[in-house]
């Protein structure tokens, strides 16, 4: 000096599966009806606004149903030290996820630190 392995940081790439229910609850927005009030004109109109009831839309939580595997976790094929243990992109789906965003195993580049061997 070059190659290999590991950790960390930055950058780039990075799949799958519901924008489910017309369920329950809450928030926000909105429509209609009723009604208290304030202001302006003037004698029934206009503007603003608290509340009640009913409806609509949106979003979140919970529940239920369906589904996905690549955070994490379970199991354990091959291999190795063959009891054990480690352990795959395999397996399960507890957790997580199912528009986008975020997250994301893993891969690449650069840098720093460390390790093994020649």
């Nucleotide at each position: 000096g070059g190659g290999c392995c590991g950790a960390c940081a930055a950058c780039g790439g990075g799949a799958g599966a519901g924008g489910g229910c017309u369920a329950u609850c809450a928030g926000c927005c909105u429509u209609g009806a009723c009604c208290a009030g304030u202001c302006a004109a003037u004698u029934u109109u206009g503007a603003c606004c608290a509340g009640u009831c009913a409806g609509g839309a949106u979003c979140g939580a919970u529940g239920c149903c369906g589904c996905c595997g690549a955070a994490g976790g379970u199991g354990a094929a091959a291999a190795u030290g063959c009891c054990c243990a480690u352990a795959a992109u395999c397996u399960c789906u507890c957790a997580g996820g199912c528009a986008a965003a975020a997250g994301g195993a893993c891969c690449g580049u650069u840098g720093u630190c460390g390790g093994a061997a020649a």
This is a predicted structure of a 118-nucleotide RNA (Glycine riboswitch aptamer) from an Alphaproteobacteria bacterium.
The model forms 89% of the base pairs in the Rfam consensus.
The sequence was found by an Rfam model in a public genome assembly.